Context: one part of a larger RNA
Molecule: small-subunit ribosomal RNA, 5' domain
Organism: uncultured bacterium
């Protein structure tokens, strides 16, 4: 000097930034990932509209409309958010490499969109269960399945032939043969559907170097090391099989144990260096513990699927259900760490042709002196140096508290009371106009504030609402009295304290920082 701190004594305001460092200990209860009707079949409900019945009220009946619960079916649920348990490792950082490699949405480009086919969910009928769920029959759609056809610069196989590299070989051209698509909707504006080429943007391997501690850890390794082959995989590759050879790593520290997420960056230091990785950003790893994989463009998937284990719940005793290391909250741990809060306005995301919905990301608000930085608790004059209090000597005194209070004049940051009142909002979609001229671009209207009647401004009122801690032997600024008597007690070292204690407890004084001071803890 520095902290995500914690104690203890005090405490007026604002801003900005921050807040389970410990049990990656269990979790009650709401939320946190939905969305599309312009893919589809069809209606539980909610409104309009009809119909029947009635005198009416009002039952009933009808997808005819708005629009929609659950259902198929497409996209997103791999993003965002949270955590540091593993992990000494290409995990991170940096430079490379892929002539070994994928990539949905988005972007320009060439081409295509023709014909058929049979389920299947909802629903209804019936059955089993206590319930989670399920079973069997009927029916019935589609951008959900599956077939034919057509296709190549896509794939595979044989071959020719240029050019060029980095070793396998790369690129570009050409024959031949074989194989492979497709989706419709609609308000006719317009968006989708398949193939292929190149982008972009994301990911993936490989590899130099760096990247903790011990030798009271000296040997370790059998898919262990290298061939040959085949499977596998987006790709190389002992990944993984078979067979073949005995290899391979190590005093430049293998192997083991230990303790750790890595960096950017922070904290000190003049600096070389040492410590730290929490808030922010980047990658990693994890999602109750262990293990599988399925869809998928991407997972081996926090709020997904299996299976096995521990916990916790429900049960009719057969059997189920369940993960806060998302936001809140709760218990428990501990010296400690917040609200079961508001709004999707701005910003950014998911799906939609939009409207618009979702969104505990986010943006706000609440709480905590836990941190930084600014304001204030007045100012100016004011000497009868008042009482009062301490302290001193004989003492009607003098010192100090002290311009310090009282008094006078001001001022009103703040406080309180009243009035006025913001910017964040840009648009974008919609309608209406125009211009090019087929979806764009210019213009007009109208519309959208969670925070918030907040900031802020401004009028009245009145010094009013607002000081404390720690220390005062030395180091280290700041001293007397009195009490105590090696006791009580103090201490960071030195040490103080046994009857004149500037070191103990209290008064006065004073030094020192200040809404804060002060102890501890940890670094440098």
């Nucleotide at each position: 000097g520095a902290u995500g701190a914690a104690c203890g004594c005090u405490a007026g305001c604002g801003a900005c930034a921050g807040g389970c460092u410990u049990a990656a200990c269990a979790c009650a209860u709401g939320c946190a990932a939905g969305u599309c009707g312009a893919g589809g079949g069809g209606c539980a409900g909610c409104g309009c509209g009809g119909g029947u019945a009635g005198c009416a009220a009002u039952a009933c009946c009808u997808g005819g409309c708005g629009g929609c619960g659950a259902c198929c079916g497409g996209c997103g649920g791999a993003c965002g958010g949270g955590u540091g348990c593993g992990u000494a490792a290409c995990a991170c950082g940096u430079a490379u490499a892929u002539a070994a490699c994928c990539u949905g949405c988005c972007u320009g480009a060439a081409a295509u969109u023709g014909u058929g086919g049979g389920a299947u969910a909802c629903u209804c009928c019936g059955g089993a269960g206590a319930a989670a769920u399920u079973c069997g029959g009927a029916c019935u759609a589609a951008u959900a399945c599956c077939g034919c056809a057509u296709a190549a610069u896509a794939u595979a196989u044989a071959g020719g032939a240029a050019u060029g590299g980095c070793a396998u070989c790369a690129u570009u051209u050409u024959u031949a043969u074989a194989u492979u698509a497709a989706a419709g909707a609609u308000u006719a504006a317009u968006u989708g559907a398949u193939u292929u080429c190149a982008g972009a943007u994301g990911g993936a391997u490989a590899u130099g170097c760096g990247c903790a501690a011990g030798a009271u850890u000296a040997g370790a390794u059998a898919g262990u090391u290298g061939g040959u082959g085949a499977g596998g995989c987006a790709a190389c590759g002992g990944c993984u099989c078979a067979c073949c050879a005995a290899g391979u790593c190590a005093g430049c520290g293998a192997u083991c144990u230990u303790u750790a997420g890595g960096g950017g960056u922070u904290c000190u230091g003049a600096g070389a260096g040492g410590a730290a990785g929490g808030u922010c950003c980047c990658c990693c790893a994890c999602a109750c513990u262990g293990g599988u994989a399925c869809u998928g463009a991407g997972a081996c998937a926090c709020g997904g699927a299996c299976c096995a284990g521990a916990c916790u719940c429900c049960u009719a005793c057969g059997g189920g259900a369940g993960g806060c290391a998302g936001c809140a909250g709760u218990g428990a741990g501990g010296a400690a760490u917040a609200u079961u809060g508001g709004u999707c306005a701005a910003u950014g995301g998911g799906c939609g042709a939009g409207a618009g919905c979702c969104u505990g990301a986010a943006c706000c608000a609440g709480c905590c002196a836990a941190g930084u930085c600014g304001c204030g608790u007045g100012a100016a004059c004011g000497a009868a140096g008042a009482a009062g209090g301490c302290g001193u000597u004989a003492a009607a005194g003098c010192g100090u508290u002290g311009u310090a209070a009282a008094g006078u004049u001001c001022u009103u940051u703040u406080g309180c009371a009243g009035g006025g009142g913001a910017a964040u909002a840009a648009a974008a979609a919609g309608a209406g106009g125009c211009a090019c001229g087929u979806g764009u671009g210019c213009u007009u209207u109208a519309u959208u504030g969670u925070a918030u009647g907040u900031a802020c401004c401004u009028u009245g009122c009145g010094a009013a609402u607002a000081a404390g801690g720690a220390u005062c032997g030395g180091c280290u600024a700041a001293c007397u009295c009195c009490g105590u008597g090696c006791c009580a007690g103090c201490a960071g070292c030195c040490g103080c304290g046994g009857u004149a204690a500037u070191a103990c407890g209290g008064a006065g004084g004073a030094u020192u920082c200040g809404a804060g001071c002060g102890u501890u803890a940890u670094c440098c």